[in-house]
């Protein structure tokens, strides 16, 4: 310079008016609610009356504190994926005497982690000259199915063929018949390890090299696993087919769930307490069964529902920055920073100025991950070609 | 927003235990009638919702995406 790889950063950008949420603040004005203090009016009391005192309820007025609304001033207001809802938590009600069976889910090893099916790191295996990619990667020698059509035979076999012996036809030959073989053709996605040499009538791990697999044994690693040895031990594929092995695993969702809120019966649901009843049905223990507890009557308490509002709602396993610890995922420390939180749902509209004319895309309880969408731009660090020095 | 469910010929729907995909209406042509409907007779028409994996083989297995639906805010 050119390809090509890995990983990180942003997701137009200033400036004005006007509008909407959300906080937080000061003034004014309107409104409600509580208090104190006063006036007025009623009834009741107490003193012997005139009238005074209290106490009580009302109405009005002033004061002051809350709160709601209107105007107004700051401040602030979408994402890297807010998406998909595909894992993992947290938080919250349910359901929690025990016992078996059944379902679910992940899958080589060590670690991170709050947890994981992520992450890191490392081993196997497969891609690429190379950076680096990519892999549901446990078990087929525990059993069971399957393997369609082609082919002789799909775990079992002999269609072509090769080989010996006998027989016939006329010796090479060809026909028959009995045995022997599994090298070659042919079928197939796949045919009893693979190639080569000896060996043999023809062959054949039958026997040796060497490559693969399986199994012992010794050394190396924390461990998956890898060397080196020795043993012909050579055994199909399929578990994203049943199963089988080791790890987990209760249900359910912020429309959870809790508080506020008229009036009672009548329903319903817990819980005491009396009586009855305990064979047999029903029904509960959010999957089945065994088991086990309940079921009926009467009372007593408690809770349970409308419209509508509070909470739960955002500060957190938070981010960023520097030091140390680790190859790293991550841990530890210190300092700073936090700026959405609606509930018919705001985050917006118009001008105008520069640029590369600008991509997928809109929060609803809240975290850590995958996953799938995404113009462009800016950047670190490898690794390959070729030039020039 | 949270939990379940379907995609196959224009249409309605089977096939799901892998082995090369049908049924029913509808369409196109002829036939039958003077003519239209009936009716026989043939036959077209599908890469099963999509991309990828796993197998010798995929509508079926298994995973990601798309669309489309269903159910839920207890109940007097």
């Nucleotide at each position: 310079c050119g390809a090509g790889c890995a990983g990180g950063c942003u997701g137009a950008g200033c400036a004005g008016c006007a509008g909407c949420g959300u906080g937080c603040g000061a003034a004014g004005g309107g409104g409600g609610u509580u208090g104190u203090g006063g006036u007025c009016a009623a009834a009741g009391u107490g003193c012997u009356u005139c009238g005074c005192a209290c106490u009580u309820u009302g109405a009005c007025c002033a004061c002051a504190a809350c709160c709601c609304c209107c105007u107004u001033g700051c401040a602030u207001g979408a994402g890297g994926a807010a998406a998909g809802u595909c894992c993992g938590a947290g938080c919250u009600c349910c359901a929690c005497a025990g016992g078996g069976c059944g379902g679910g889910a992940u899958a080589a090893c060590u670690g991170c982690u709050a947890a994981c099916g992520g992450c890191a790191g490392c081993c196997g295996g497969g891609g690429g000259c190379g950076a680096c990619c990519c892999c549901a990667g446990g078990g087929a020698a525990a059993g069971u199915g399957c393997a369609a059509c082609a082919g002789a035979g799909a775990g079992a076999u002999a269609c072509c063929g090769c080989c010996g012996c006998c027989c016939g036809c006329a010796a090479a030959g060809c026909g028959g018949g009995c045995g022997g073989c599994a090298a070659g053709g042919g079928u197939g996605g796949a045919a009893a390890g693979g190639c080569g040499a000896g060996g043999u009538a023809a062959g054949a791990g039958c026997u040796c090299a060497c490559c693969g697999g399986c199994g012992c044994g010794c050394c190396g690693g924390a461990g998956a696993c890898g060397g080196c040895g020795c043993g012909g031990c050579c055994a199909u594929g399929u578990a994203a087919a049943c199963c089988c092995u080791a790890u987990c695993c209760g249900g359910a969702g912020c429309a959870a769930c809790a508080c506020c809120g008229a009036a009672a019966a009548c329903c319903c649901g817990c819980g005491c307490a009396u009586g009855a009843a305990c064979c047999a049905c029903c029904g509960g223990c959010g999957g089945c069964c065994c088991g086990c507890c309940g079921g009926c009557a009467u009372g007593c308490g408690c809770g349970g529902c409308a419209a509508g509002g509070u909470g739960g709602c955002u500060g957190g396993a938070u981010u960023u920055a520097c030091c140390c610890g680790g190859c790293g995922a991550c841990g530890g420390g210190u300092a700073a920073a936090c700026a959405a939180g609606a509930u018919a749902g705001a985050u917006u509209g118009c001008u105008g100025c520069u640029c590369u004319u600008g991509a997928c895309a809109g929060a609803a309880c809240u975290c850590g991950g995958c996953u799938u969408a995404c113009a462009g731009g800016c950047u670190u660090g490898g690794u390959c070609g070729g030039a020039a020095g | 927003c949270u939990g379940g469910g379907u995609g196959u010929g224009g249409c309605g729907c089977a096939g799901a235990u892998g082995g090369u995909a049908g049924c029913g209406c509808g369409c196109u042509a002829c036939c039958u009638u003077g003519g239209g409907g009936u009716g026989g007779u043939a036959g077209a028409g599908g890469c099963c919702g999509u991309g990828g994996g796993u197998u010798c083989a995929a509508a079926u297995c298994c995973c990601g995406c798309c669309a489309c639906u269903c159910a839920g805010a207890c109940c007097a």
The prediction has a mean pLDDT of 76. This is a predicted complex of two RNAs, RNase P RNA and transfer RNA, with 465 nucleotides together. Rfam match: Bacterial RNase P class A. Rfam classes the family as a ribozyme.